The RNA shown here (transfer RNA) has 72 nucleotides and comes from an archaeon. Its Rfam family is "tRNA". The sequence was found in a public genome assembly.
[in-house]
RNA sequence: GGUCCGUUAGCCAAGUGGUAAGGCGUGAGUCUGCAAAACUCAUCAUCGUCAGUUCGAUUCUGACACGGACCU
Numbered sequence: 001g002g003u004c005c006g007u008u009a010g011c012c013a014a015g016u017g018g019u020a021a022g023g024c025g026u027g028a029g030u031c032u033g034c035a036a037a038a039c040u041c042a043u044c045a046u047c048g049u050c051a052g053u054u055c056g057a058u059u060c061u062g063a064c065a066c067g068g069a070c071c072u
Stems, first nucleotide, its partner, number of pairs: 001071007010024003018055001025043006048064005
């Protein structure tokens, strides 16, 4: 330098055009003699950035940034 893949909450992670699941974590509560476990409720996402297409973009297109694999 080239090709390809990835980027979604504090962490992991689903979601291939119609207002983003789940788990972990965290906070509160129930339970218990006190805890742990279990259960209940709550909490947290301008979906890497900027543009383009579209009535509508996490989703499609381009550039860029970061990380990774391979080739040279």